This is a predicted structure of a 378-nucleotide RNA (Bacterial RNase P class A) from Microlunatus sp. The prediction has a mean pLDDT of 78. A source record names the gene rnpB.
RNA sequence: CGAGUCGGCCGGGCGAUCGCGGCUUCCCCCGUGAGGCUGAGGAAAGUCCGGACUCCAUCGAGCAGGGUGGUGGGUAACACCCACCCGGGGCGACCCGCGGGCCAGUGCCACAGAAACAGACCGCCCCGUGAGGGGUAAGGGUGAAAAGGCGGUGUAAGAGACCACCAGCAUCUCGGGUGACCGGGAUGGCUAGGCAAACCCCACCCGGAGCAAGAUCAAGAAGGGUGCAUCCGUGCACUCGCGGAAGCGUUCGAGGGCUGCUCGCCCGAGCUUUCGGGUAGAUCGCAACAGGCCCCUGGCAACAGGGAUCGCAGAUAGAUGAUCGCCGUCCGAGCGCGAGCCCGGACACAGAAUCCGGCUUACAGGCCGGCUCGUCCC
Numbered sequence: 001c002g003a004g005u006c007g008g009c010c011g012g013g014c015g016a017u018c019g020c021g022g023c024u025u026c027c028c029c030c031g032u033g034a035g036g037c038u039g040a041g042g043a044a045a046g047u048c049c050g051g052a053c054u055c056c057a058u059c060g061a062g063c064a065g066g067g068u069g070g071u072g073g074g075u076a077a078c079a080c081c082c083a084c085c086c087g088g089g090g091c092g093a094c095c096c097g098c099g100g101g102c103c104a105g106u107g108c109c110a111c112a113g114a115a116a117c118a119g120a121c122c123g124c125c126c127c128g129u130g131a132g133g134g135g136u137a138a139g140g141g142u143g144a145a146a147a148g149g150c151g152g153u154g155u156a157a158g159a160g161a162c163c164a165c166c167a168g169c170a171u172c173u174c175g176g177g178u179g180a181c182c183g184g185g186a187u188g189g190c191u192a193g194g195c196a197a198a199c200c201c202c203a204c205c206c207g208g209a210g211c212a213a214g215a216u217c218a219a220g221a222a223g224g225g226u227g228c229a230u231c232c233g234u235g236c237a238c239u240c241g242c243g244g245a246a247g248c249g250u251u252c253g254a255g256g257g258c259u260g261c262u263c264g265c266c267c268g269a270g271c272u273u274u275c276g277g278g279u280a281g282a283u284c285g286c287a288a289c290a291g292g293c294c295c296c297u298g299g300c301a302a303c304a305g306g307g308a309u310c311g312c313a314g315a316u317a318g319a320u321g322a323u324c325g326c327c328g329u330c331c332g333a334g335c336g337c338g339a340g341c342c343c344g345g346a347c348a349c350a351g352a353a354u355c356c357g358g359c360u361u362a363c364a365g366g367c368c369g370g371c372u373c374g375u376c377c378c
Stems, first nucleotide, its partner, number of pairs: 001374010012327007020039007041349001045360002048358005053210004065206005070084005085099001086097004100201002105199002107195003121140002123136005148166002151163003167191001169188008214284004223275003227271002230245006255267004289311001291310002294307005328347005334341002
């Protein structure tokens, strides 16, 4: 320098004007007043996992259902993270794995092919005049997958039928490792496929619903009680008692309006008070934490412990915006030998709603670092 691989970070900046949410201070003026401070993200997203919190249920256990699945560790917990093992890919840095069990049972294996797990299409061998029958998985053919590979013995032809070597498996055993597992030795029968993200089996985990959870206060309306009043019925009854009240009228009439009071006029059958539940609404939950940054210690690491420091949105139909100027980045046209100048356009994905830990997905453009391979130079 080129090619690659892994990880981390930023994701427009400054200023002016107008506007919005929250907190807070001030006041002859308590009003959407004035001032001050503060106001989205790395994913706030998908709502896919795991928890905190709340209510309900609950001695405990089991069934059903769901989830997880190499080993060791981390964590509040996880399907997350770290380290390692095994398998696969890459010259390598490194990457990928939905990584328990198909010698418990069942099921499936497209097309092709005779046959997809046990069967003979061609071929080979034997018998038979022939049709055909039997043997054979060594050769051919089909297929993603068809009897462990290769050589020999053997045979009518063949075949782990037998033998040597190799691969693999099982049992026993030695050594290393916490472990998954790795390395070695002996013996054995030779060895009848794959799929469990097919049912299923094994081990372990999981009570349900969710901030519209839930708690407190509480208009209006309806309901129960007390007191007062009108009318109707009834009891000798305008006055007292009991029961009831839908409408109309009025000499009586609580109460109300004109109005602050008196008079007057008008309306007039309910009015007053209280109780429990509780809607609208308000308040809390709700912004401080499994918290961020820096340092030290332990650990390969994830992470843990200690110290110091910071305060970091809180709406409820939902604020966080708009315009302008300068700069920056990118794209296009023009000019210039060139550094560059100038004009126009664009500046990603997206956007809190109880909170936190993850995963996944989206993202214009840019910055930094570790490592690998190749080439050249010293």